A computed fold for a 157-nucleotide RNA from Blastococcus sp. VKM Ac-2987, annotated as c-di-AMP riboswitch aptamer (ydaO/yuaA leader). Of the family's consensus pairs, 92% are formed in the model. It matches the Rfam family "c-di-AMP riboswitch aptamer (ydaO/yuaA leader)". From the family's description: This family represents a conserved RNA structure found upstream of the ydaO and yuaA genes in Bacillus subtilis and related genes in other bacteria. Gene Ontology terms of the family: cyclic-di-AMP binding and regulation of gene expression. The prediction has a mean pLDDT of 77.
[in-house]
RNA sequence: GGGCGGAUCCCGCCGAACCGUGCGGCCACCUGGCCGGACGGACCGGGGACCCAUGUUCUCUGGGGUGAAUCCCGCCUGCGCCUCCACGGGCAGGUGGGUAGGGCCACGUUCCGGCCCGAACCCGUCAGCUGACCUGGUAGGCGGACCGAGGAACGGA
Numbered sequence: 001g002g003g004c005g006g007a008u009c010c011c012g013c014c015g016a017a018c019c020g021u022g023c024g025g026c027c028a029c030c031u032g033g034c035c036g037g038a039c040g041g042a043c044c045g046g047g048g049a050c051c052c053a054u055g056u057u058c059u060c061u062g063g064g065g066u067g068a069a070u071c072c073c074g075c076c077u078g079c080g081c082c083u084c085c086a087c088g089g090g091c092a093g094g095u096g097g098g099u100a101g102g103g104c105c106a107c108g109u110u111c112c113g114g115c116c117c118g119a120a121c122c123c124g125u126c127a128g129c130u131g132a133c134c135u136g137g138u139a140g141g142c143g144g145a146c147c148g149a150g151g152a153a154c155g156g157a
Stems, first nucleotide, its partner, number of pairs: 010144005018041004023036005042138006052128001062126001063123004071098009081089002101117005107155006
């Protein structure tokens, strides 16, 4: 000097999962950063009347909730299943494509273009809406870090 990797302050994304003020502790020594608890705000979810709504459950095809995450079509393998066989079907495992819907492209909206997601979990036989009221949560996971950040119109700063 170059390359690769990591870390911190910092910037940003999904999501409700955040903001502020004292106090205590730690780090740093420049206003600061982190953790804990208290208080004040803010955001999100569930239950819950009249009215309204409801062919929906009662030892089953149970029902329901959070969430964008629903629904459809195929292919492969296995089965002493329906069935004796073929076709077909069923069950289990694996896998591909699409789709209702959702997110991002770094001020907002609209349009165009592009890149992605389309999961997972919970309640426990029970819940429509729903005022008063009751009650729970404020997690987790990622990207960037010097021009990183597509274009156009209108607006704003």